[in-house]
RNA sequence: GCGGGUAUAGUUUAGUGGUAGAAUGACGCCCUUCCAAGGCGUAGACGGGAGUUCGAUUCCCCCUACCCGCA
Repeated sequence: GCGGGUAUAGUUUAGUGGUAGAAUGACGCCCUUCCAAGGCGUAGACGGGAGUUCGAUUCCCCCUACCCGCA
C1' cells in the first nucleotide's frame, strides 16, 4: 500500500428499517445483630460524519481505532 472483519451501558454481549434487551458492575430499599448471600427498584449504551428513507443501531459511502490476511 491492497483486501476482509469488528465497533451497542464501567465490562461481557443479544438484536433488528419502526420507542435497544440481558448478564455483571454502580446506587437505593428490604432481609440480617453485623457482613456475605438473597429479593425488589433506579440510573446508565448503538465509534464520528454524510447519504437513502416517512423513519437508520440496522442499508450505502467516507473517516477513526483495533484484529486478520496479502504484498
A computed fold for a 71-nucleotide RNA from a Patescibacteria group bacterium, annotated as transfer RNA. It matches the Rfam family "tRNA". Rfam classes the family as a transfer RNA. The organism belongs to Bacteria candidate phyla, within Bacteria.